[in-house]
Molecule: c-di-GMP-I riboswitch aptamer
Organism: Solirubrobacteraceae bacterium
RNA sequence: GCGCGAUCUCGGCACCCCUACCGCGAGGUAGGUUCGCAAAGCCAGAGGUCUCCGCGUGUGCGCUCCCGCCCGCACGAGACGGCUCGGCUGCACGC
Repeated sequence: GCGCGAUCUCGGCACCCCUACCGCGAGGUAGGUUCGCAAAGCCAGAGGUCUCCGCGUGUGCGCUCCCGCCCGCACGAGACGGCUCGGCUGCACGC
């Protein structure tokens, strides 16, 4: 450097759940826990899923006697790397 995830380490990480804190929320951090993971290490580029206080614009087989709406959707802003792809790096083994 390439291939590879069968083998190796009294190795590593840590789902759900519980507790505390942060956040409007999705969720995050820490401790416990250990479902699983050969990248379940790092990164929001592409897709996907999820959330949304406030403001604004557009829209509607919605609501309304009218003014309009505390209604829905889209634009917008976020979350998820243990959703998929992608990028970078690592361990064992082989060459």